This is a predicted structure of a 473-nucleotide part of an RNA (small-subunit ribosomal RNA, 3' major domain) from an uncultured forest soil bacterium. RNAcentral holds the full RNA, with entries from ENA, Greengenes and SILVA. The coordinates come from a structure-prediction model, not an experiment, and the mean pLDDT is 84.

Context: one part of a larger RNA
RNA sequence: UGACGGGGGUCCGCACAAGCGGUGGAGCAUGUGGUUUAAUUCGAUGAUACGCGAGGAACCUUACCUGGGCUAGAAUGUGAGCGAACGUGCCAGAGAUGGCACGGUCUUCGGACGCGAAACAAGGUGCUGCAUGGCCGUCGUCAGCUCGUGCCGUGAGGUGUUGGGUUAAGUCCCGCAACGAGCGCAACCCCUAUGUUCAGUUGCCAGCACGUAAUGGUGGGGACUCUGGACAGACUGCCUGCGCAAGCAGAGAGGAAGGAGGGGACGACGUCAGGUCAUCAUGGCCCUUACGCCCAGGGCUGCACGCAUGCUACAAUGGUCGGUACAACGGGCAGCGAUCCUGCGAAGGUGAGCGAAUCCCUUAAAGCCGGCCUCAGUUCGGAUUGGAGUCUGCAGCUCGACUGCAUGAAGCCGGAAUCGCUAGUAAUGGCGCAUCAGAACGGCGCCGUGAAUACGUUCCCGGGCCUUGUACA
Repeated sequence: UGACGGGGGUCCGCACAAGCGGUGGAGCAUGUGGUUUAAUUCGAUGAUACGCGAGGAACCUUACCUGGGCUAGAAUGUGAGCGAACGUGCCAGAGAUGGCACGGUCUUCGGACGCGAAACAAGGUGCUGCAUGGCCGUCGUCAGCUCGUGCCGUGAGGUGUUGGGUUAAGUCCCGCAACGAGCGCAACCCCUAUGUUCAGUUGCCAGCACGUAAUGGUGGGGACUCUGGACAGACUGCCUGCGCAAGCAGAGAGGAAGGAGGGGACGACGUCAGGUCAUCAUGGCCCUUACGCCCAGGGCUGCACGCAUGCUACAAUGGUCGGUACAACGGGCAGCGAUCCUGCGAAGGUGAGCGAAUCCCUUAAAGCCGGCCUCAGUUCGGAUUGGAGUCUGCAGCUCGACUGCAUGAAGCCGGAAUCGCUAGUAAUGGCGCAUCAGAACGGCGCCGUGAAUACGUUCCCGGGCCUUGUACA
């Protein structure tokens, strides 16, 4: 000087408390450990691994296994020589591949394309993240981390950065052997809440006409909604009280909005030899008729079990049937697909319109109105299983999603323990998107309905500052 203390002081955080809803029990989904296996590819492992890399494993992917094959190789450049390229078909084979036949007979003369000996040279998801770059997690959006000069100290170092206030903040003020400065904080950026202005189609329809069974359908209009460019607006600016000041309190006025309006992006010096050599790049090491490459099939989906994250429930604030209302974000041409017809349905046929404020996905659902159920393992719950189908795709056996019929399991609110959340939040309801042929209960977004509670900081956890002890560094 730091680190640490079941030392002290002080301050903060859904840290506790106050509340609301969960997890831990059940079934299923997904991940992981274990176990099994020819293989169940690899990585991630307290917080900071475990719906994580994977924004989507039937083949492919794929790195694993078994078997069949290749050896200058699957890809790039040079390449003597040969041949247009290419297309179609046949045979063997699981295919890779091998063999054969026919058509074709390029050219701007430079060459493109195919085969190709020899060679320079390839290839490796093989090892090392403790050799590395880059990127990321984490402490932590915590308020800290430092420097120049000066001053103090033999020196390590200190001072500044401590102190008194204040703040979300090393934020600002006052004081002070310090005076300044940098990286952080804040602000500048984006979305959102109000208004003005400009613009008026594909959006809108108040007034005026036309028209319809009905609809902005038509003429027209820019008022309104909306769209999207510019601008205004909030600064403790005004008032009162306290204070030297910074600021705090009243929230008082005005205001759509206050005291950082709400949300996002943004992550200091560093820590964990944190993670990643399997995104990529890369030093070293290793393989070279194989640890490289091609192919078929299998595996990554195996299942006595443990754990993690979720979904669905156990019901009446509910289930079911009928009627009826109101969104936003988005996506669409190998696409979205209206309409009509067929089917109980998944879906099939048809194919208008739309590269889209125009057409489509697109009826939002919870809600509201009415009927039934009457507390029961039930009209709760839907696992499991049987047989029948739809769709995608070369192909659903291993191993897809969905539909209808039948079957109806566990489950009557969950031990010890444990998690999230302070407001348009939690809870609850549906919708969209990425990936994607198909395949979400996951992820990322969107809107609807919409709470309870916070006395307080003694205690648990994490952290900031000051101080104290230390046999630790």